Model confidence (mean pLDDT): 76 of 100.
Two RNAs folded together computationally: RNase P RNA and transfer RNA, 444 nucleotides in total.
This record gives sequence, C1' cells and structure tokens, in this order.
RNA sequence: GUGGUGGAGCGUGACGGUCGCGGCUCACUUUGCAGUGGGUCGAGGAAAGUCCGAGCUCCACAGGGCAGACUGCCAGGUAACACCUGGGCGCCGUAAGGCGACGGACAGGGCCACAGAAAACAGACCGCCCGCCUUGUUUCUAGGCGGGUAAGGGUGAAAAGGUGGGGUAAGAGCCCACCGCACGGUUGGCAACAACCGUGGCACGGCAACCCCCAGUCGGAGCAAGGCCAAAUAGGCGGCAAGGCUCGGCCCGGGCCGUCUUGAGCCGUGGGUAGGCCGCUCGAGGUAGCGGGUGACCGCUAUCCCAGAUAGAUGACCGUCCGUGUGCCCUAGGGCACUGGUACUGGACUCGGCUUAUGGCUCCACCACCACU
RNA sequence: UGGCCCGUCGUCUAAGGGCAAGACACCGGUCUUUGGAACCGGCGAUGGUGGUUCGAAUCCACCCGGGCCAA
Repeated sequence: GUGGUGGAGCGUGACGGUCGCGGCUCACUUUGCAGUGGGUCGAGGAAAGUCCGAGCUCCACAGGGCAGACUGCCAGGUAACACCUGGGCGCCGUAAGGCGACGGACAGGGCCACAGAAAACAGACCGCCCGCCUUGUUUCUAGGCGGGUAAGGGUGAAAAGGUGGGGUAAGAGCCCACCGCACGGUUGGCAACAACCGUGGCACGGCAACCCCCAGUCGGAGCAAGGCCAAAUAGGCGGCAAGGCUCGGCCCGGGCCGUCUUGAGCCGUGGGUAGGCCGCUCGAGGUAGCGGGUGACCGCUAUCCCAGAUAGAUGACCGUCCGUGUGCCCUAGGGCACUGGUACUGGACUCGGCUUAUGGCUCCACCACCACU
Repeated sequence: UGGCCCGUCGUCUAAGGGCAAGACACCGGUCUUUGGAACCGGCGAUGGUGGUUCGAAUCCACCCGGGCCAA
C1' cells in the first nucleotide's frame, strides 16, 4: 500500500435566540375553578417483535402425584435464563477468525419412498471360481444343474471397516502392516476431553428438530395484575346437600360459603355504571476511581437523580459555526455560489437478554499478500 | 397495553414426512340458428427466509400478513 477479520462509541450535527407542549416545584392573584411568572426535567439503541428469564401483584404460606411444556458437551457468571464468558470437540477459512438444538440408536417401539438381487438376525442380478451333465470336434467354447465367493460392475441419500501386501480354485480380518473402531490401563485436566501404552480381528447403518429413555427446570394468571373513592345496581334467567366456588388439564390434599324456614345467602350469566386516585417510577440504577478475576462479572469508596403522559407531551422559525453533494475560480490547498441536516423508528408497570430493522460518521485491535529499509 | 389463534390455485376445502387432490370460477373445443346446460381438455397454489432430514405443505427457528379475546 491492497484486501480482509473482530470489536467499541455516536446516531433529527453543535451553540445561541424567539414562540409553543407535558410533569414537578416556588412565588403572586383569586371565595373557588383556575390564571400569570420564575426554576428544573422531558424518548431509544433498538422504546419494535412479544421470543425467553425475572421483579412486583392476586389466587393458600404455593403443597403432593399424573399429564404437559421446555432445556441438553464441560466449567464458571448471574436474581434468573433458551443469555453471557472461558474451555473441549466437529465443520469452514491460507490466516485473523467464523458457525454449531453438540446427551442416548446393544431399554423398547416406529420409519428408511423410488431405484435396486438385497435397506438391517444382510444380500447371489451381472460377474469370478469349482464339480457334474448335454451339444459340436478331446484339452476349449456354449447351455443347464448343484455349490463356493462380498474382491469387481450396477442401484441408491445410505450396501455391513479403509489402503497395501500375503494367501486362495476364486475370494474373504482368513493372516500381516498402517489408519479407523471397540475395550482396558497410565498420565495431564475440577470437568468436557486429550496424549500415550496394551489387548481385540470388527462385534456397532441412518433418523431422537418421530415416539421414547436419561439428567434437569417449571403452580396459575397478568398493571385491563391488584387496592380505594365516586357513580350504578331496572331487577331478568340458571345452579346449590352424594353441595357450590377457589384450582388454572385430571386426581389427592387444603381453604371459603352453605347445610333444608323455599325466603335469605353464595356462585354463574344477563343488564347498568365507563369518572378519579394509588400501583407509577430510587432501581438486581447511572457515572468515576481503586482492587480481585484470562474473562463474563464481582467488591469497596465517592458522587448523581435521569420521562411518567392517559388518546397520550419533545415541535416550528431565525442566526453563527460545522458537515454532505454539485458547479466555477485560482491552483494542489483554499475561496465563492447553490443545495441541504438525511437511516430504522417512538415511551405507556419495571428490569436482564435474544431476535429483527437501521443512511452515515469516528476510533481501536488483529490477519494475509506485495513493495522498501 | 397484554394474551391467543390462523395462513394451500381467483374462492371454498383435502393431503398422518415420500408424484400437492377435488369442487366452483376462468380459458379453449364439441353440441346448438344463438345462449345456457351437458361432455372433453387446459391454466392455476403450499406467505417469506433459513435449518433438521436422503426427502418438508407437514418438524424447528426468525420474520411478514390477517383475525379473535380481555377493565
């Protein structure tokens, strides 16, 4: 220099002015409703999808079993997770690096279409080899019958260890060497696993994002949770003793109401009401420093308060600077004029993640190749 | 705001991982003086992108679109 890999940050560009919007607060005016003025704060990295995990609230203080759902190499982090970090193994890449739903197929069931002889207790279609018979002309060829053979051909996504040598009638782990595989041991490692040594001649096809088995996690509902005030309650229908409801798929168990006066009560349904307050924003919080750890992260100290609207508040204009693009001029860096401020998108109980969308700008680390020193 | 469900020719429905089927509609032809009916033939689809698998409408993940419920 060219090409690439990984990561971090910013993200209507900054500042000032005028007008305007929402929350809180202070002052003044006002009987009160309210109004005026000042101060302060006021959308995001994804606020999104609602895909996971929690906090919080109610149902019982959240119980047992079955069913169901989910997770799945190992260790750690965390409130928790399907997230993150580090490591192992496999695949891709020259490399930096990237990707991986990565337990079990000798517990059992099931599936493997078509093609093919045969698809899982393997299998003789062609071929190869041996023997017998028949024909022509004896050895040889052709056909038939019986047997051996998994080397070769062909089919398929997949054909029952691979390569080489010996061996054989032809062949074959039948025998041997190396590789693979299985089993056992030693060493290293917390572990996943790896390396080495020995033994075995091979016994083990694939699918578990099919059922299933193993190990583990999960009670249900969701801020329209839930509580309070106001308003409304015409009064209709149904159920209630071997009871109804809570409890959400079932059972057990627990709790509340009721237990014989036909009325009351409880529950469901229908109808009516459609306003306000709390929950609501200080939190597993942010920033900085120091310390521990390879890292995710953790600890201590200091400091800060950072949206709470309720049909939903963030906007408009002007000026200066900055920046983008185009054109012209002088000239290798500036000047002038015009343009124009740009992506994805917006809170609605709150966090931690994941995924998806995203114009552009800045910075850091690393790799390969080429050139020069 | 929260919860749940669905997506197959133009429309309505099928398809237990193995060649996407049928009806109506549309187009062409036969019949008819013409049209309809009838008969014959044709066109035409798995919302998208990835993954698992030999093989995906079907199983899984993420998006896209539509619908339902709730104080």